Overview
Predicted 3D model of a 329-nucleotide RNA (Bacterial RNase P class A) from Corticibacter populi. It matches the Rfam family "Bacterial RNase P class A". Rfam links the family to the GO terms ribonuclease P activity, dimeric ribonuclease P complex and tRNA processing. Taxonomically the source falls in Corticibacter (Bacteria, Pseudomonadati, Pseudomonadota, Burkholderiales). The RNAcentral record of the sequence draws on ENA and Rfam. A source record names the gene rnpB.
[in-house]
RNA sequence: GAAGCAGGCCAGACCGCCGCUGGUGCAAGCGUGGAAACACGGCACUGGAGGAACGUCCGGACUGCACAGGGCAGCGUAGCAGGUAACACCUGCCCACCGCGAGGUGAGGAUCAGAGCAACAGAGACGAGUCGCCGGGCUUUCGGGCCUGGCGGGUGAAACGGGCAAUCUCUACGCGCAGCAAUACCAAAUAGGCAUGCGAUGACCCGGCCCGGUGAGCAUGCGGGUAGGUAGCACCGAGCCGUCCGGGCGACCGGCGGCCCAGAUUAAUGGUGGUCACAUGGCCGGCAACGGCCAUGCACAGAAUCCGGCGUAUCGGCCUGCUUCACAC
Numbered sequence: 001g002a003a004g005c006a007g008g009c010c011a012g013a014c015c016g017c018c019g020c021u022g023g024u025g026c027a028a029g030c031g032u033g034g035a036a037a038c039a040c041g042g043c044a045c046u047g048g049a050g051g052a053a054c055g056u057c058c059g060g061a062c063u064g065c066a067c068a069g070g071g072c073a074g075c076g077u078a079g080c081a082g083g084u085a086a087c088a089c090c091u092g093c094c095c096a097c098c099g100c101g102a103g104g105u106g107a108g109g110a111u112c113a114g115a116g117c118a119a120c121a122g123a124g125a126c127g128a129g130u131c132g133c134c135g136g137g138c139u140u141u142c143g144g145g146c147c148u149g150g151c152g153g154g155u156g157a158a159a160c161g162g163g164c165a166a167u168c169u170c171u172a173c174g175c176g177c178a179g180c181a182a183u184a185c186c187a188a189a190u191a192g193g194c195a196u197g198c199g200a201u202g203a204c205c206c207g208g209c210c211c212g213g214u215g216a217g218c219a220u221g222c223g224g225g226u227a228g229g230u231a232g233c234a235c236c237g238a239g240c241c242g243u244c245c246g247g248g249c250g251a252c253c254g255g256c257g258g259c260c261c262a263g264a265u266u267a268a269u270g271g272u273g274g275u276c277a278c279a280u281g282g283c284c285g286g287c288a289a290c291g292g293c294c295a296u297g298c299a300c301a302g303a304a305u306c307c308g309g310c311g312u313a314u315c316g317g318c319c320u321g322c323u324u325c326a327c328a329c
Stems, first nucleotide, its partner, number of pairs: 001325010012276007020048007030041004050300001054311002057309005062179004074175005079093005094108001095106004109170002114168002116164002131152009183231004193222006205213002237260001239259004244255004278297008
């Protein structure tokens, strides 16, 4: 210098203007909407997307229902040991395969229970038997046929001895079902339900009263469900951070210190202007390194109950360790 391997990191920066959406404190009365439940409105301070928020594949937390115990069925997992709340995840080691190597990949139990499967080629492919040659015996319509012993070639991944469990199966282990549209609470109108009272001796209705008309319901209370609202839900936790300390090869664990860190359901996290940075292209200057100007671009994507993983997408860039090759000293 070239080509690679493994791991980690960033995801434009700053300023101005206009917005959007949460929280806390103060204020504690009023107003608006609503039947109510409840929501909104003031001032000050302050938070506001990601490494994947994505796919919803795996495992949990949480919630409701079910549940004495055991078994069957069903689904899943599979070297050994460890980590973890748990996992199909992660770590270490063994083995197999790939790579010159750094490294990478692995659904890696059992074919002494049973079943099933094997393209093409080949006479024959998992049941047995069979191609060619030689010998022996029996038979014959003289072509051959049957039985038996030995030898050999070819095909193919594999030729009678095996293979495949990513086919059923067996073994061991794990799993109750559903999911935040879970679930809990508050709670209309209308229509059912229940109770009580009144009502053909005429209730209710015909705007207040009387007459008159009509003719079977009416009133009150209770209860469940729905619309609507609140909680769940923005979290003191499997929480985040650290040139920290200790243990461990490591995943990780313990300690110490610091921090509180988005959150709705018309669903916020934006728009715009400027300066700078980065990349690409063009032009100009310069021997060159490089400098100046102009234009364009600046990914993938985007929370919705939360968390741990896995998988997938991603412009451009940075850092660390290592491998192979070439050259120079």